A computed fold for a 71-nucleotide RNA from Acanthaster planci, annotated as transfer RNA. The RNAcentral record of the sequence draws on Ensembl Metazoa and Rfam.

RNA sequence: GCAGGUGUAGUUCAACGGCAGAAUGCCAGACUUCCAAUCUGACGAUGAGGGUUCGAUUCCCUUCACCUGCU
Numbered sequence: 001g002c003a004g005g006u007g008u009a010g011u012u013c014a015a016c017g018g019c020a021g022a023a024u025g026c027c028a029g030a031c032u033u034c035c036a037a038u039c040u041g042a043c044g045a046u047g048a049g050g051g052u053u054c055g056a057u058u059c060c061c062u063u064c065a066c067c068u069g070c071u
Base pairs, nucleotide, nucleotide: 001070002069003068004067005066006065007064010024011023012022013021018054027041028040029039030038047063048062049061050060051059
């Protein structure tokens, strides 16, 4: 330099173009003499920019980071 892949919550992962969800973690409460376990609730995310569409995590383009291969 070229080609391909990945990017979603603090972390690990889902999501037929139609309400962005789960587990775990953190926080609060219940339970307990206390702790642990258990239960309930809250907070929290689509790498960035643009396009298509009534509507985009999803489709297209550019770009950024990482990974793999070729040279």
Taxonomically the source falls in Acanthaster (Eukaryota, Eumetazoa, Echinodermata, Asteroidea). Its Rfam family is "tRNA". From the family's description: Transfer RNA (tRNA) molecules are approximately 80 nucleotides in length. Model confidence (mean pLDDT): 83 of 100.